């Protein structure tokens, strides 16, 4: 020097449904981490989210949710500090 760990700092990404009250809104249920929050998740060890998709089979009030799809295509990071750490290097015995 490099890598791994652990810690900080700044930046980046992403969703935001369903039901019922005729409709908007508003108000209640549902589930969720979140359903416009100074929140919450996630960032390459990347199902956070997107896409196929108004996908297919179960379940349910209905979205959620459980299984296929799915080794499928995309998908948002860099600096810094510390380390008895690993790994190389050299000296001595």
């Nucleotide at each position: 020097a490099g890598c791994c760990c652990a810690c900080g700092a700044c930046a980046g990404g992403g969703g935001c449904g369903c039901c019922a009250u005729a409709c908007c809104g508003a108000u209640g249920g549902c589930u969720g981490a979140g359903a416009a929050g100074c929140a919450c998740c996630c960032u390459u060890u990347g199902a956070a989210c997107c896409u196929g998709a108004a996908c297919c089979g179960g379940c349910u009030a209905a979205u959620a949710c459980c299984g296929g799809c799915g080794u499928a295509g995309g998908g948002a990071g860099u600096c810094g500090u510390g380390g008895u750490g690993c790994c190389c290097c050299u000296a001595u015995c």